[in-house]
RNA sequence: UUUCGUUCUCGGGGCGGGGCGCAAUUCCCCACCGGCGGUAACGAGUAUCAUACUCGAAGCCCGCGAGCGCUUGUGGAAUCAUUACCGUGGUUCAGCAAGGUCAGCAGAUCUGGUUAAAUUCCAGAGCCGACGGUUAUAGUCCGGAUGAUAGAGGACGCGU
Numbered sequence: 001u002u003u004c005g006u007u008c009u010c011g012g013g014g015c016g017g018g019g020c021g022c023a024a025u026u027c028c029c030c031a032c033c034g035g036c037g038g039u040a041a042c043g044a045g046u047a048u049c050a051u052a053c054u055c056g057a058a059g060c061c062c063g064c065g066a067g068c069g070c071u072u073g074u075g076g077a078a079u080c081a082u083u084a085c086c087g088u089g090g091u092u093c094a095g096c097a098a099g100g101u102c103a104g105c106a107g108a109u110c111u112g113g114u115u116a117a118a119u120u121c122c123a124g125a126g127c128c129g130a131c132g133g134u135u136a137u138a139g140u141c142c143g144g145a146u147g148a149u150a151g152a153g154g155a156c157g158c159g160u
Stems, first nucleotide, its partner, number of pairs: 001159001004157007016030004031140002033129002035064004042056006059127002067105002070099005076093007109125005131143003
């Protein structure tokens, strides 16, 4: 020093005020929040003649992640078909295990300005947010979750 191997640590924020109501942090008005990698003309720092290096910078540009679903496996239940019987096959349901490739739920940005160049900068106005639960419909409450993961950093080893 980089690839690989082993291992350790870390790895998500947010309902405050008012209204209606028997009841809402779930509806309505105002408010609040933004995971990981990439891109990046911006910002900060260090050294400098030029300039170089380091760190940070997009919820809605590209990709990824958890959840649901899906696929595969497994035994079980119900039901249908077939058969003289044993049995065999199909469908559906809930459970368990594995996969994370694949089709899906699955998301959301424009206008003006500057510029050689910006959906990233500046200004303005918008928009988006799994599943289950709930005296009433949830990005913000409770639950799976003291979980899992995109990834980030460190240690050791091998190689060069």
Molecule: FMN riboswitch aptamer (RFN element)
Organism: Marinomonas piezotolerans